Large-subunit ribosomal RNA, domain II from a marine sediment metagenome, 687 nucleotides, folded computationally. Its mean pLDDT, the model's own confidence on a scale to 100, is 84. Its Rfam family is "Bacterial large subunit ribosomal RNA".

Context: one part of a larger RNA
């Protein structure tokens, strides 16, 4: 890892509530005696103490079908209509370890200083070298001294370095040779040193050259044994089957937030006779949209009190302002916390009509749920960001599989009761991968757009529309003119159309020709445009609107159609037929459960509905061990066990045969339960 075996809701006592016995205004003993059996439990009969009932109300005295409250005979309050009670059983609550297993911890007593810290007694060991301090001697000095020199002498928490002690760096070791080591290396080595022995110091404690270090591989408080199945709002596990129904992630309270109570939603058992949904009707509301009377904000104007400048004025006052500006007025707008006025949904109610068919309230018994997600609308907060957060309404998913969406809890379609190699659809599809059109008509797209993306931009193309020009000949090319006054004036070095400035910017000729639309010179010339004429001979500019395309548009492997490929398309628009396509419907058989008829009536049959499901409520089986009936049927002519088969049964599960075994032992009925394992980093054991 696997295998086997063990492994968790019990048991007592006391409420409750079902269900079933017994007795009933009554019900029933308890401890304990006695008899009796028997190996022991037991059984039987006494025992009425007590217990629940039967009458309550008041704090009581106390009164009573009433009584308390009070001054009341007023009102209120709690009674007054009769059904208990004793065992079983069952669900469920309190006490209890109360389903298992799981802490870190606390307390008590006790045991440890043979490991390690100090101390106390009393021993040991410290190779060889090396420096050479006090003292002292002898000399030389001195007036005596200090002083030097030589000798001697051998001190040192002295030097180099082995035993010894200790662990500086490094490698290697890391399922180790070893739960701390080995090699090199390196520190102390006469001292605050090392080091055997024997003793003391104890856990709310000792010790400590002091690291929270030591105290026997354990130390922010040691082991051990008790108290002890501490206690865990946490985590994990909690074992056989089939049916019926089936939630919840809210509110309100909480030292409350990942716990709990009650409510709110599910069950189940009586009861009652309620309910839902559309259409109508009738009702109350101030929300979207919209509006400015109202409250506030907020555009231009007009018209205006008042205020600033400036003139004038000795004061009083007066002028006069391109400045500022209440209030009204017209004008144009804006509001969660403005609204004269105002929906659609939604809500409330109905002797109404349809439709659904027990879905509706009481009343007990059992729960579970209080971490939600996401999508669609509609607000809020956030940045009109989040796979973001708070709320409303709807639905999925939670607790729902199927089919689409390449892949995808929360999208779309659609609710799985079981079987079936025929059948219709639904959401999406029909050129291959892959079921089913290379289907049909009208058109668009050229961007592979389909098959990601904004502001802007652009003679892409198609389709509506308005408007000018235009056979009196447009547009677009080409050929020809584009002229004088005149170099307008003024400024200027110079300004002649063409730096600039000023003009009613004008007139002549003219088919036409601006005091000039750009290029250019110092300034002139030059080129050119507008305008006009020929040529030529059908359209030809502006404009707004709609459809589908283009750029914008850059990331790290093709990688933004699921691939293959697609182009009068396998893209898009619009019509239309056909087909595929689910567990949706229908079809056959058949199970189960309810209701209704029926009937051979306690079970059938028939017909109609139902029969996804976690938490959870409720039914109804199956198995295992013992017990009684029971020395049971059955067994050496082969039990249980254990293998193996094509065998029944909705299913837990039961039969046969046949081998193996070799002595027990089913089935029924009824009881008792150490009664069912794959999960608990489970525990033994074995591989």
């Nucleotide at each position: 890892u696997c295998c086997g075996g063990c492994g968790a809701g019990u048991u007592a006592u006391u409420g409750u509530a079902u269900g079933u016995g017994g007795c009933a205004a009554g019900g029933u003993u308890a401890a304990g005696u006695a008899c009796u059996u028997u190996a022991a439990a037991g059984g039987u009969a006494c025992g009425g103490a007590g217990c629940c009932g039967u009458a309550g109300g008041g704090a009581g005295a106390c009164c009573g079908a009433g009584u308390c409250u009070u001054a009341a005979u007023a009102g209120g309050g709690c009674g007054u209509u009769u059904a208990g009670u004793c065992g079983c059983a069952u669900g469920u609550a309190a006490u209890a370890g109360a389903c298992c297993c799981g802490a870190a911890a606390c307390c008590g007593g006790g045991u440890g200083a043979c490991c390690u810290a100090c101390c106390c007694a009393u021993g040991g060991a410290c190779a060889g070298g090396u420096u050479g301090a006090a003292g002292c001697g002898a000399g030389a000095g001195u007036a005596a001294a200090a002083u030097c020199u030589c000798g001697u002498g051998g001190a040192g928490g002295a030097c180099c370095g082995a035993a010894c002690c200790c662990g500086u760096g490094a490698a290697c070791g890391u399922u180790g040779a070893a739960a701390a080591g080995u090699u090199c290396u390196g520190g102390g080595a006469u001292g605050a040193g090392c080091u055997g022995u024997g003793g003391g110091u104890g856990g709310c404690g000792g010790a400590g050259a002091a690291a929270u270090u030591c105290c026997a591989a354990u130390c922010g408080a040691a082991c051990u044994c008790g108290g002890a199945u501490a206690u865990a709002g946490c985590u994990g596990g909690u074992u056989c089957u089939c049916c019926c129904c089936g939630a919840a992630a809210u509110a309100g309270c909480u030292u409350u937030a990942g716990g709990g109570c009650u409510a709110g939603c599910c069950u189940u058992a009586a009861g009652u006779u309620a309910u839902u949904c559309u259409a109508c009707u009738g009702g109350a509301g101030g929300u979207a949209a919209a509006g400015c009377a109202c409250u506030g904000a907020a555009u231009g104007g007009a018209c205006u009190a008042g205020g600033g400048g400036c003139c004038u004025u000795a004061c009083c006052g007066g002028g006069u302002u391109a400045c500022c500006g209440a209030a009204u007025c017209c004008u144009a707008u804006c509001a969660a916390a403005c609204u004269a006025a105002g929906a659609a949904u939604g809500c409330c109610a109905g002797a109404u009509a349809g439709a659904a068919g027990a879905u509706g309230c009481u009343u007990a018994g059992g729960a579970g749920u209080c971490a939600g997600a996401c999508u669609a609308u509609g607000u809020g907060a956030g940045a009109u960001a989040a796979g973001u957060u708070u709320c409303a309404u709807a639905g999925u998913c939670a607790a729902a599989a199927g089919g689409g969406a390449a892949a995808c809890a929360g999208c779309c379609c659609a609710g799985a009761c079981c079987a079936u190699c025929a059948g219709c659809u639904a959401a999406g599809g029909u050129c291959c991968c892959a079921a089913a059109a290379u289907c049909g008509u009208a058109g668009u797209u050229a961007a592979g757009u389909g098959g990601a993306a904004a502001a802007g931009g652009a003679u892409g193309u198609g389709g509506a529309u308005u408007u000018g020009c235009u056979a009196a000949g447009a547009c677009a090319g080409c050929u020809a003119g584009g002229a004088u006054g005149u170099u307008g004036g003024c400024u200027u070095a110079g300004a002649a159309g063409c730096a600039g400035c000023c003009a009613u910017u004008c007139a002549u000729u003219c088919a036409a020709a601006g005091a000039g639309u750009g290029c250019g010179u110092a300034a002139u010339a030059g080129c050119u445009c507008a305008c006009u004429a020929g040529u030529c001979g059908a359209g030809u500019g502006a404009a707004u609107c709609c459809g589908c395309g283009c750029c914008u548009a850059a990331a790290a492997u093709u990688a933004u159609c699921g691939g293959g490929g697609c182009u009068a398309a396998a893209a898009c628009u619009a019509c239309g037929u056909a087909c595929c396509g689910a567990a949706g419907c229908a079809a056959u058989g058949g199970a189960u459960a309810u209701a209704u008829a029926c009937u051979u009536u306690u079970a059938g049959u028939a017909u109609a509905u139902a029969u996804g499901g976690u938490a959870g409520g409720g039914g109804a089986g199956c198995u295992u061990a013992c017990u009684a009936u029971a020395g049971u049927a059955g067994g050496u002519u082969g039990a249980a066990g254990c293998a193996u088969g094509a065998u029944c049964g909705u299913a837990a599960g039961g039969a046969c045969a046949u081998g193996u075994g070799g002595a027990c032992g089913a089935g029924a009925u009824a009881g008792u339960a150490g009664u069912g394992a794959g999960a608990a980093u489970g525990c033994c054991g074995g591989a």